[in-house]
Formats: sequence, C1' cells, structure tokens
RNA sequence: GGAGCUGUAGCUCAAUGGUAGAGCGGUUGUCUUAUACACAACUGGUUGGAGGUUCGAGUCCUCCCGGCUCCA
Repeated sequence: GGAGCUGUAGCUCAAUGGUAGAGCGGUUGUCUUAUACACAACUGGUUGGAGGUUCGAGUCCUCCCGGCUCCA
C1' cells in the first nucleotide's frame, strides 16, 4: 500500500428494515447469629463518528476513526 472481518449496557454477546434485549455485574430487600448461596425487585445504552436511502435504520449504501486477520 491492497483486501476481508469487526465496533450494541461496566463485561461477554443477541436483535427479519417496524417498542434495543439476555447472561454476568451493580443496588436494595427476604432468608441467616453473621457472611455466602438461593429468591424477588430495581439499575442499566448518543447501537464508534458524520452523511445518504426509506414512512421507518442497530440492520441497507458512502466516507472517516479504532481493533483483528490475510496479501504484498
């Protein structure tokens, strides 16, 4: 220099173009002499950034940024 993959909650990851979710985590409560376990409730997001297409974009298109891999 060229090509591909990838970016979503604190972490690991989902989500047919039509209400952004799960597990773990965190907080509180119940239980216990106490802690832990268990159970219940709560807590969670400029979906990397900027444009475009669309009635509607996490999803499709373009550019930029970060990470990984391959080729030279």
Record summary:
The RNA shown here (transfer RNA) has 72 nucleotides and comes from a Candidatus Levyibacteriota bacterium. Its Rfam family is "tRNA". It is annotated as a transfer RNA. The RNAcentral record of the sequence draws on ENA.